The prediction has a mean pLDDT of 83. A computed fold for a 72-nucleotide RNA from a Candidatus Nealsoniibacteriota bacterium, annotated as transfer RNA. It matches the Rfam family "tRNA". The family's RNA type in Rfam is transfer RNA. From the family's description: Transfer RNA (tRNA) molecules are approximately 80 nucleotides in length. The sequence is in RNAcentral, with records from ENA.
RNA sequence: GCCCCCAUAACUUAACGGAUAAAGCGCAGCCCUCCGGAGGCUGAAAUCUCCGUUCGAUUCGGAGUGGGGGCA
Numbered sequence: 001g002c003c004c005c006c007a008u009a010a011c012u013u014a015a016c017g018g019a020u021a022a023a024g025c026g027c028a029g030c031c032c033u034c035c036g037g038a039g040g041c042u043g044a045a046a047u048c049u050c051c052g053u054u055c056g057a058u059u060c061g062g063a064g065u066g067g068g069g070g071c072a
Base pairs, nucleotide, nucleotide: 001071002070003069004068005067006066007065011024012023013022018055027043028042029041030040031039048064049063050062051061052060
């Protein structure tokens, strides 16, 4: 330098172009308990950026950024 793949809560993963973006783990509060690191309930927390297509974009297209891989 060229080509390919990936990017969603702190982490790991979901979401035929359509309803309030779902769950596990973690975190916070409450309950329970002799104690809680076990159990129950509740809650906060995310779509990498910009542009485009569309009535509607996490999803499709383009560019950029970051990460991974291959070739030279």